[in-house]
The RNA shown here (transfer RNA) has 72 nucleotides and comes from a Candidatus Eiseniibacteriota bacterium. Model confidence (mean pLDDT): 84 of 100. Lineage of the source: Bacteria > Bacteria candidate phyla > Candidatus Eiseniibacteriota. Its Rfam family is "tRNA". By type it is a transfer RNA. Its family is annotated with triplet codon-amino acid adaptor activity in the Gene Ontology. RNAcentral holds the sequence, with entries from ENA.
RNA sequence: ACUCCGGUAGCUUAACGGCAAAGCACGCGCCUUAUAAGCGCGAGACUGUGGGUUCGACUCCCACCCGGAGUA
Numbered sequence: 001a002c003u004c005c006g007g008u009a010g011c012u013u014a015a016c017g018g019c020a021a022a023g024c025a026c027g028c029g030c031c032u033u034a035u036a037a038g039c040g041c042g043a044g045a046c047u048g049u050g051g052g053u054u055c056g057a058c059u060c061c062c063a064c065c066c067g068g069a070g071u072a
Stems, first nucleotide, its partner, number of pairs: 001071007010024004018055001026042005048064005
């Protein structure tokens, strides 16, 4: 330098172009003598950045940033 993969909640991951979902963690409650475990409820992401296409974009297109793999 080029090619490919990835970037979504504190962490790990989902999401045929049409409501962004789950697990863990966190808060509250139940249970327990108490803690943990278990059960219930709740809060939390405008999706790496900036543009474009579209009635509508996490999703498609372009550029850039960050991480990883490969080739030279």